[in-house]
RNA sequence: CGCGACAAAGCCAAACCCUUCGCAAGGAGGGGACGGAAAGCGGCGGAUCUUUUAAGUUGAAGAUGGCCGAGCUGCCGAAG
Numbered sequence: 001c002g003c004g005a006c007a008a009a010g011c012c013a014a015a016c017c018c019u020u021c022g023c024a025a026g027g028a029g030g031g032g033a034c035g036g037a038a039a040g041c042g043g044c045g046g047a048u049c050u051u052u053u054a055a056g057u058u059g060a061a062g063a064u065g066g067c068c069g070a071g072c073u074g075c076c077g078a079a080g
Base pairs, nucleotide, nucleotide: 001080003077004076011036012035016031017030018029019028020027021026034066040072041071044069045068046067047064048063049062050061051060052059
């Protein structure tokens, strides 16, 4: 550089349940583990979803970073 091991040390936490915030998508906290080498960060592009507007599919405001790209940052180290 690149890669991601039947390695080691740690990390995160889906569904579901409880509490709470939100019109909603969904967010936060606790429990819980399906998974994850960026499942760390930010909605920039695409995608999906919500509310509302409009009437030929548009506009506005939002949500998802654990959907895919790209960006920034980052632990460990075997084989190559």

A computed fold for an 80-nucleotide RNA from a Nitrospirota bacterium, annotated as c-di-GMP-I-GGC riboswitch aptamer. Its mean pLDDT, the model's own confidence on a scale to 100, is 83. Of the family's consensus pairs, 95% are formed in the model. Its Rfam family is "c-di-GMP-I-GGC riboswitch aptamer". Rfam links the family to the GO term cyclic-di-GMP binding.